Model confidence (mean pLDDT): 80 of 100. This is a predicted structure of an 82-nucleotide RNA (transfer RNA) from a Nevskiaceae bacterium.
C1' cells in the first nucleotide's frame, strides 16, 4: 500500500432486525461485623450542576419523529495480502 474486524465508566461486558445507554460482574468510597486483615451485608459510584435538569458510546459530519446500532471521512488497535 490494499482487504477485514474492532472501539461503550476504572476494568473486563451487554444493550439483537434504530425506541429508558451502561444490565451483569470486578474495581473503588462509606457504613455494620472483626483485636486487625481478609470474608459477608447494606448503602453509593461516568461528567456538569447546590437543586431542578443538562451532557455522555474513538472524532466530525450525514439520514431518521429517534442513532452505541444505518452511511461518509478521519484516528487507533488487530489481523491477513502484497
Nucleotide at each position: 500500500g490494499c482487504c477485514g474486524a474492532c472501539g461503550u465508566g476504572g476494568u473486563g461486558g451487554a444493550a439483537u432486525u434504530g425506541g429508558u445507554a451502561g444490565a451483569c460482574a470486578c474495581a473503588c468510597u462509606a457504613g455494620c461485623u472483626u483485636g486487625a486483615g481478609g470474608g459477608g451485608c447494606u448503602a453509593g459510584c461516568g461528567c456538569c450542576g447546590c437543586a431542578a435538569g443538562g451532557u455522555g458510546u474513538g472524532a466530525c459530519g450525514g439520514u431518521u419523529c429517534g442513532a452505541a446500532u444505518c452511511c461518509g471521512u478521519c484516528c487507533g488497535u488487530c489481523g491477513g495480502c502484497a